c-di-GMP-I-GGC riboswitch aptamer from Paenibacillus rigui, 88 nucleotides, folded computationally.
[in-house]
C1' cells in the first nucleotide's frame, strides 16, 4: 500500500409520516431503518429526473414537444479527504 471479519469503538440512514422551501424534480428539519467500508466531500465526464426561463406546435383561459441554467455523490467512474485492522 492493497484489502475488508459474524472484531471492537463510531458514524451514516432508503421507503414511508410530519413541517418548511421549491414550478418541478429535488432539498432541508423531526420522526423512521432498507441498506451502506466510505451511503464523506466534490457535478468532471457518462447516465437518469425535472422543465421554471426561452423556443416551437396545436383542437390556443388551454394542451403538447424540445431544451438545464435546476437536480441526483444511496447509478458508474474520476478527483479530494479520512476511522478500525482479523485473514490473504
Nucleotide at each position: 500500500a492493497c484489502c475488508g471479519a459474524u472484531a471492537a469503538a463510531g458514524g451514516c440512514a432508503a421507503a414511508c409520516c410530519u413541517g418548511c422551501u421549491g414550478a418541478a424534480a429535488a432539498g432541508c428539519a423531526g420522526g423512521g431503518a432498507c441498506g451502506c467500508a466510505a451511503a464523506g466531500c466534490u457535478a468532471c465526464g457518462g447516465a437518469c429526473c425535472u422543465a421554471a426561463c426561452g423556443g416551437g406546435a396545436g383542437c390556443c383561459u388551454c394542451u403538447c414537444c424540445c431544451u438545464a441554467u435546476g437536480g441526483u455523490a444511496g447509478c458508474c467512474g474520476g478527483g479530494c479527504c479520512g476511522c478500525c485492522g482479523a485473514a490473504a